[in-house]
RNA sequence: GGACGAGCCUCUGGAGAGACUCCGCAAGGAGCACCGAAGGAGCAAGCUGCUUUCCCAGUGCAGUGAAACUCUCAGGUAAAAGGACAGAGUGGACCCA
Numbered sequence: 001g002g003a004c005g006a007g008c009c010u011c012u013g014g015a016g017a018g019a020c021u022c023c024g025c026a027a028g029g030a031g032c033a034c035c036g037a038a039g040g041a042g043c044a045a046g047c048u049g050c051u052u053u054c055c056c057a058g059u060g061c062a063g064u065g066a067a068a069c070u071c072u073c074a075g076g077u078a079a080a081a082g083g084a085c086a087g088a089g090u091g092g093a094c095c096c097a
Stems, first nucleotide, its partner, number of pairs: 001095002004092001009089005018032001020031004033077003039073001040071003046064005052058001
């Protein structure tokens, strides 16, 4: 000087859904209802491999395959805390000289 910018930390913004019922002195446990934005799981096209007669196409199977979609295992359902994501700061490693 150039390009990248994952992770950690700090600050700011940040949604949804019973301050439910029962047991218990409490810690906690049980039950029903509900939410999706920690984490986790699922897959469409496409691609790859196999299948079929040499090739192509097609069929079927398997693998790969994203999300704010889907599931609700985990988590959550007053406030606080947490919180995907976004912005700022800090900071990191790579290449060239």